[in-house]
RNA sequence: GACUGGGUCCCGCGCGGAUGACACCUGUGAACCCCGUUAGGCCCGGAAGGGAGCAGCGGUAAGCAGGCCCGUUGUGGCGCCGCGGAUAGCCUGGUCGGU
Numbered sequence: 001g002a003c004u005g006g007g008u009c010c011c012g013c014g015c016g017g018a019u020g021a022c023a024c025c026u027g028u029g030a031a032c033c034c035c036g037u038u039a040g041g042c043c044c045g046g047a048a049g050g051g052a053g054c055a056g057c058g059g060u061a062a063g064c065a066g067g068c069c070c071g072u073u074g075u076g077g078c079g080c081c082g083c084g085g086a087u088a089g090c091c092u093g094g095u096c097g098g099u
Stems, first nucleotide, its partner, number of pairs: 001096008010085004014080003018075005024067005034059004042051003
């Protein structure tokens, strides 16, 4: 000096894990201004019956708490002796040649 391998650095992909959001599940959750039902009482009616409807009960909304990583999605100097690309550099090894 030439060829070549590895590491570092840069980029992309894959896989795993971390973390957040959404979705999902459970609970809770509206005196009245959500829904249903509607004791009592009230109103209309001669009556039959009808009406509105508080409490209570049931179901939910927004919200709150927990669960879940099964699903969707986001993040990153988390990792993998994973795969590929780039090759300006740095470190290091091998082979050959010259001095």
This is a predicted structure of a 99-nucleotide RNA (Bacterial small signal recognition particle RNA) from a Bacillota bacterium. NCBI's taxonomy places the organism under Bacteria, Bacillati, Bacillota. It was read from a public genome assembly, where an Rfam model found it. Rfam family: Bacterial small signal recognition particle RNA. Rfam's curators write: The signal recognition particle (SRP) is a universally conserved ribonucleoprotein involved in the co-translational targeting of proteins to membranes.